[in-house]
RNA sequence: GCGCGGAUGGUGGAAUUGGUAGACACGAGAGACUUAAAAUCUCUUGAUCAUAACGGUCGUGCGGGUUCAAGUCCCGCUCUGCGCA
Numbered sequence: 001g002c003g004c005g006g007a008u009g010g011u012g013g014a015a016u017u018g019g020u021a022g023a024c025a026c027g028a029g030a031g032a033c034u035u036a037a038a039a040u041c042u043c044u045u046g047a048u049c050a051u052a053a054c055g056g057u058c059g060u061g062c063g064g065g066u067u068c069a070a071g072u073c074c075c076g077c078u079c080u081g082c083g084c085a
Stems, first nucleotide, its partner, number of pairs: 001084007010026003019068001027045006046058004061077005
């Protein structure tokens, strides 16, 4: 240099034919149980703005494009794995 693949919350990892992003598990926080703990069970767990409460906006490596709608399709780039030269 060329070809093929990968990049998604704190971690692993899903997302069908483009149609609710983060299922499920782990971790973390709160609660129940306990004399106390462990185990188990329940709830919560991206960011920001705002509220008495409801809520709004943004968020899939980065920058664009197509579309009513993009993690998914198209273009360029970055990082990374493998192969070829």
Molecule: transfer RNA
Organism: Chloroflexota bacterium